Overview: The prediction has a mean pLDDT of 87. A computed fold for a 253-nucleotide part of an RNA from a Campylobacteraceae bacterium, annotated as large-subunit ribosomal RNA, domain VI. It matches the Rfam family "Bacterial large subunit ribosomal RNA". Lineage of the source: Bacteria > Pseudomonadati > Campylobacterota > Epsilonproteobacteria > Campylobacteraceae.

[in-house]
Context: one part of a larger RNA
RNA sequence: CGUAGGAAGGUUGAGGAGAGCUAUCUCUAGUACGAGAGGACCGAGAUGGACGAACCACUGGUGUACGGGUUGUUCUGCCAAGAGCAUCGCCCGGUAGCUAUGUUCGGAUGUGAUAACUGCUGAAAGCAUCUAAGCAAGAAGCCAACUCCGAGAUGAACCUUCCCUGAAGACCCCUUGAAGACUACAAGGUUAAUAGGCCGGAUGUGUAAUGGAUGAGAGUCCUUUAGCUGACCGGUACUAAUAGGUCGUUUGG
Numbered sequence: 001c002g003u004a005g006g007a008a009g010g011u012u013g014a015g016g017a018g019a020g021c022u023a024u025c026u027c028u029a030g031u032a033c034g035a036g037a038g039g040a041c042c043g044a045g046a047u048g049g050a051c052g053a054a055c056c057a058c059u060g061g062u063g064u065a066c067g068g069g070u071u072g073u074u075c076u077g078c079c080a081a082g083a084g085c086a087u088c089g090c091c092c093g094g095u096a097g098c099u100a101u102g103u104u105c106g107g108a109u110g111u112g113a114u115a116a117c118u119g120c121u122g123a124a125a126g127c128a129u130c131u132a133a134g135c136a137a138g139a140a141g142c143c144a145a146c147u148c149c150g151a152g153a154u155g156a157a158c159c160u161u162c163c164c165u166g167a168a169g170a171c172c173c174c175u176u177g178a179a180g181a182c183u184a185c186a187a188g189g190u191u192a193a194u195a196g197g198c199c200g201g202a203u204g205u206g207u208a209a210u211g212g213a214u215g216a217g218a219g220u221c222c223u224u225u226a227g228c229u230g231a232c233c234g235g236u237a238c239u240a241a242u243a244g245g246u247c248g249u250u251u252g253g
Stems, first nucleotide, its partner, number of pairs: 001152001005163007015149004021049007033038001051106005059100004066093005071086006109144002112142001118136003164252001169247004173189005194240003197236005204228002211222004
C1' cells in the first nucleotide's frame, strides 16, 4: 500500500516445513521343519542405542551484584571493626536465571493409491500366456494421518462484537518483562501492584558486631542456629508510570 467504510477479537486451511531410525531379549516354542546338528514365519510383550523436542521438581555445572574463610599491602589517627588493590587476590559453599552429562516425551496408525514381484479370468495366436479388455494381493517408499507455520491464498476467505464522529480504536510518551540486537511482541500507566523501595516469607551462608566470661597468649565459650542475604514468593501506593499531544471521519463509487 492492497484486501472498496473504520476498528477489536476469533477462526478456516490453499500451500509449505518438520518428523519418519534401529538393536537385543522374553513368550509363542526348543513348537513347525530336520536323521541329527540346528532352528523359524505369523503374533504378543520388555529393555536399550542414536536422533529430536520440551523442561529445571531431582542429580550436577555456572552463578565477577549472596554468605563465609584466608595471605600480602595501603588507608579509615590507634585497638577492635572495616574498605581499596592484588586474575572475583586465592579458596569454601550457593538463590534466581541459563543449562546437560539430568528429567519427561516422540517417531503411533490406515477397508487409500501403488513399485518390484505374485496371481485370477482371458484372447490376439482353437494351445499357452498376470494383459491386450477386466479383477486381486503387494513396501522402511507415495498419499493421508502426526507437529509447526500459514488469507499478499492479489483466488486477498469466514465468524462475532463495536463505532457513525475527531467516534470506535490506535499511536506518541512513560513504568516494565521468564519478550528482545534495533524494531517487534507481551504486562501496565493512579478507576493502578508495571518497576523500584519497604514489610513478611523462602533460599543461601554458617553463629555478625557489641558486651560478658576465661586463658600468659594464639584463641575459646555465652549473648546467638545469630548476623547478613542479587535475580525467588506474597503483600503494601512510599517513589516513578503526571500532564498532554497526534492519527483515525461523515452510513461508505